Transfer RNA, 73 nucleotides, folded computationally. It matches the Rfam family "tRNA". Gene Ontology term of the family: triplet codon-amino acid adaptor activity.
[in-house]
RNA sequence: UCCCCCGUAGCUCAGCGGGUAGAGCAUGGCCAUACGGAGGCCAAGGCCGCUGGUUCGAUCCCAGCCGGGGGAC
Numbered sequence: 001u002c003c004c005c006c007g008u009a010g011c012u013c014a015g016c017g018g019g020u021a022g023a024g025c026a027u028g029g030c031c032a033u034a035c036g037g038a039g040g041c042c043a044a045g046g047c048c049g050c051u052g053g054u055u056c057g058a059u060c061c062c063a064g065c066c067g068g069g070g071g072a073c
Stems, first nucleotide, its partner, number of pairs: 001072007010025004019056001027043005049065005
């Protein structure tokens, strides 16, 4: 320098043909218990790395950049 993959909630990841985002763990509350743990129920938490473009509409498509991983010379 070039090629490929990834970047979504605090963490690990889903989101399959574009129609304004979900799970598990963690956190908070309640139930239950003599008190806890385990368990059950509920809640909070992200406008999807950044900037443009296409589109009525983009996490999803296109371009550039930034960061991480792998590979080629």